[in-house]
Context: one part of a larger RNA
Molecule: small-subunit ribosomal RNA, central domain
Organism: archaeon
C1' cells in the first nucleotide's frame, strides 16, 4: 500500500534467450472503440440548502423549488490524441557485402619445462625437515652426478599493478577442422518486423554425487612427529576421497561493480584497445609520427546528483518504456506443505513467542 525505495541502511533474479501481458518511429486515408460535447430517460424516499405554512414559539412536522445520487442506457454530433482497418515512408531494428581484432566455444593432432617411477653407469654416508628438532629415507647403496625409457599433470618468460574475448559462469603452449558473436565502413535489400517480459526454457566456478577409466604433483579425512598446561590446530613427514578424462545428475557462490535491461540528452582534460579517414616522416617495411570520427576499456574532473564516502556521457545527472525486489531486529532462509533431486540438498517459505 493512490507513497517512498533497492553502491553501502531492508531491497537488481547467477546470466541470457523468450510465451503471455504492457510499451511503442513518420506520412496519409477510412472509421468512431476508448475520449470531448449536447440532448433524452433513469439515477426511490429519508437526509441537505431554501421559500412558504403548522402545532401559542423551538425542536419538529407539512408543502413547493434547487441541490445530490459523481452512475448506467438511448440518440445527434466532434476527431486533436490512443485503438482497429487499409495503404506509403526509412532515421529504430535486422539482413547482405567488404575488410578486420579477439585467452569466444568444441574437437582432434602435435609440442615444451619441471616432477614422479624403472634400468644402467658413476660414487659414499649421510639424505629430509625445522625457529629448534624428531617421525622419515639410507651400506638390501639412498642423497647426489649422467644416459636412456616410461607415466599424469600443467603450460613459465611474452603478459598489461591501465591489455583482449565472452549472456553470466569463464577463457592463455602450438597447429588444424568446424562453428558463434563484436566494432567499423559501404548504403545494396526488408519496412516497425522494436523494448522490457509474469510464467517458461537454456547456460551455469568450486564443492558434491552415480557408473566406467586414470591417478604424476598436491592434498579434506586419518596416523605418526613436533609445539603447548592441553593442542582433536597453527609447522613436520605420510597419505585416502578428491583434483585429470568420458557419459549422467545436481543448481549453488562476497556467482561483487554488492550498482536490472532499453532508448534520448546533457562540459572538458588524460591513457589504452580495435575500426574508419586525412596528413607528415621515410631507410620505402611486417617503419614512425600527428589530427579527426565510431566503438570498447579505465582515470581525472564542470553542472547536477547524493546522508555522506562518492557517482559523473560505462552515472548514482535530467527524462521515458519495462521486468524484478523491500517494508524494524530475533525467531530463520528455520518449521510445515507443495515441487525437484540417488542423496547432499535445492526453491517455494511463515508463525507463536521476543525485543
Nucleotide at each position: 500500500u493512490u507513497g517512498g525505495g533497492u553502491c553501502u541502511a531492508a531491497a537488481a533474479c547467477a546470466u541470457c534467450c523468450g510465451u503471455a501481458g504492457c510499451u511503442u518511429g513518420c506520412c496519409g486515408u477510412u472509421u468512431a472503440a476508448g475520449u470531448c460535447u449536447c440532448u433524452u430517460g433513469u439515477g426511490a424516499a429519508a437526509u441537505c440548502c431554501u421559500a412558504c405554512g403548522u402545532c401559542u414559539c423551538a425542536a419538529g412536522c407539512g408543502u413547493g423549488g434547487g441541490g445530490c445520487u459523481u452512475g448506467c442506457a438511448g440518440g445527434a454530433g466532434a476527431u486533436a490524441c490512443u485503438g482497429a482497418a487499409c495503404g506509403g515512408c526509412u532515421a529504430g531494428a535486422g539482413a547482405u557485402c567488404g575488410g578486420u581484432a579477439g585467452a569466444c566455444g568444441u574437437a582432434a593432432g602435435g609440442a615444451g619445462u619441471a616432477c614422479g617411477c624403472c634400468g644402467g653407469a658413476g660414487g659414499u654416508a649421510a639424505u629430509g625437515g625445522u625457529a629448534a628438532a624428531a617421525u622419515a629415507u639410507g651400506u638390501u647403496a639412498a642423497u647426489c652426478u649422467u644416459c636412456g625409457g616410461u607415466g599424469g599433470a600443467c603450460u613459465a618468460a611474452c603478459a598489461a599493478u591501465g591489455a583482449g574475448c565472452g549472456a553470466a559462469g569463464g577463457c592463455a603452449c602450438c597447429u588444424u577442422a568446424c562453428g558463434a558473436g563484436g566494432a567499423c565502413g559501404a548504403a545494396u535489400c526488408u519496412g516497425a518486423c522494436a523494448g522490457u517480459g509474469a510464467g517458461g526454457g537454456a547456460u551455469g566456478a568450486a564443492g558434491g554425487c552415480c557408473a566406467g577409466g586414470g591417478g604424476c604433483g598436491c592434498a579434506a579425512a586419518a596416523c605418526g612427529g613436533a609445539u603447548u598446561a592441553g593442542a582433536u590446530a597453527c609447522c613436520c613427514g605420510u597419505g585416502u576421497a578428491g583434483u585429470c578424462c568420458u557419459g549422467g545428475c545436481a543448481g549453488u557462490a562476497a556467482a561483487c561493480a554488492c550498482u536490472g535491461c532499453u532508448c534520448a540528452c546533457u562540459a572538458a582534460a588524460c591513457a589504452u584497445c580495435g575500426g574508419g579517414c586525412c596528413c607528415u616522416c621515410u631507410u620505402c617495411g611486417g617503419g614512425a609520427g600527428g589530427a579527426u570520427u565510431c566503438g570498447g576499456u579505465g582515470c581525472u574532473g564542470a553542472a547536477g546528483c547524493g546522508a555522506a564516502g562518492g557517482c559523473g556521457a560505462a552515472g548514482a545527472g535530467u527524462g521515458a518504456g519495462c521486468u524484478a525486489c523491500c517494508u524494524g531486529g530475533g525467531a530463520a532462509g528455520u518449521a510445515u506443505a507443495g515441487u525437484c533431486g540417488c542423496a547432499a540438498g535445492a526453491u517455494c517459505g511463515a508463525a507463536a513467542c521476543u525485543u